Molecule: transfer RNA
Organism: uncultured Clostridia bacterium
RNA sequence: GGCGACGUAGCUCAGUUGGCUAGAGCGUUCGGUUCAUACCCGAAAGGUCGAAGGUUCGAAUCUUUCCGUCGCUA
Numbered sequence: 001g002g003c004g005a006c007g008u009a010g011c012u013c014a015g016u017u018g019g020c021u022a023g024a025g026c027g028u029u030c031g032g033u034u035c036a037u038a039c040c041c042g043a044a045a046g047g048u049c050g051a052a053g054g055u056u057c058g059a060a061u062c063u064u065u066c067c068g069u070c071g072c073u074a
Stems, first nucleotide, its partner, number of pairs: 001073007010026004019057001028044005050066005
């Protein structure tokens, strides 16, 4: 240099060939329970879906370029 895969919450990931308001587990905080701690139960916070364009009534999803990580290859 060429080709391919991936990028979604602090971490690990899901998201049905576009449709109302973007989710789960763990973690964090608060509350309940307990003499107390842990376990357990409930709730809350936390996201410009890597960035910028394009298509569309509507994009995490389709598409273009770029950025990053990983792999293959010369």